A computed fold for a 72-nucleotide RNA from a Candidatus Hodarchaeota archaeon, annotated as transfer RNA.

RNA sequence: GCGCUCGUAGUCUAGGGGUUAGGAUAGCGGGCUUCCAACCCGCCGACCCGGGUUCAAUUCCCGGCGGGCGCA
Numbered sequence: 001g002c003g004c005u006c007g008u009a010g011u012c013u014a015g016g017g018g019u020u021a022g023g024a025u026a027g028c029g030g031g032c033u034u035c036c037a038a039c040c041c042g043c044c045g046a047c048c049c050g051g052g053u054u055c056a057a058u059u060c061c062c063g064g065c066g067g068g069c070g071c072a
């Protein structure tokens, strides 16, 4: 340099045109307990950036950036 692939909460991840973007874990509050842990309830928190297509984009297309793999 070229090709393929991935990018979603602090972390791990599901979803793949319209429905409140879902789960786990972490954090915070409460319950339970003599206290702590465990457990239960609740809260908080996310679509890498820009452009295009579309009535509508996290999703499709193009470019950029970053990670991984391969070729040279």
Base pairs, nucleotide, nucleotide: 001071002070003069004068005067006066007065010025011024012023013022018055027043028042029041030040031039048064049063050062051061052060

The RNAcentral record of the sequence draws on ENA and MGnify.
Its mean pLDDT, the model's own confidence on a scale to 100, is 83.
It matches the Rfam family "tRNA".
Lineage of the source: Archaea > Promethearchaeati > Candidatus Hodarchaeota.
RNAcentral records the identical sequence in 2 taxa.